[in-house]
Molecule: transfer RNA
Organism: candidate division Kazan bacterium RIFCSPHIGHO2_01_FULL_49_10
RNA sequence: GGCGAUGUAGCUCAGAACCCGGCAGAGCGCUCGGCUCAUAACCGAGAGGUCGCGGGUUCGAGUCCCGCCAUCGCCG
Numbered sequence: 001g002g003c004g005a006u007g008u009a010g011c012u013c014a015g016a017a018c019c020c021g022g023c024a025g026a027g028c029g030c031u032c033g034g035c036u037c038a039u040a041a042c043c044g045a046g047a048g049g050u051c052g053c054g055g056g057u058u059c060g061a062g063u064c065c066c067g068c069c070a071u072c073g074c075c076g
Base pairs, nucleotide, nucleotide: 001075002074003073004072005071006070007069010028011027012026013025022059030046031045032044033043034042052068053067054066055065056064
């Protein structure tokens, strides 16, 4: 340098592929409350996201298009 995969909450990931765009979710963790003599477990509630970055298309983009960045793999 060329090709491919991945990038979504603090962590691990889902949100699919040719026609398939329509209120961002789960588990763990965290906070508060309940239960307990107390802790853990268990039960209830809550907070937390510019969906890697920047543009474009669209009434509307995690999803489609373009460029760039990072990580991993393959080729040279």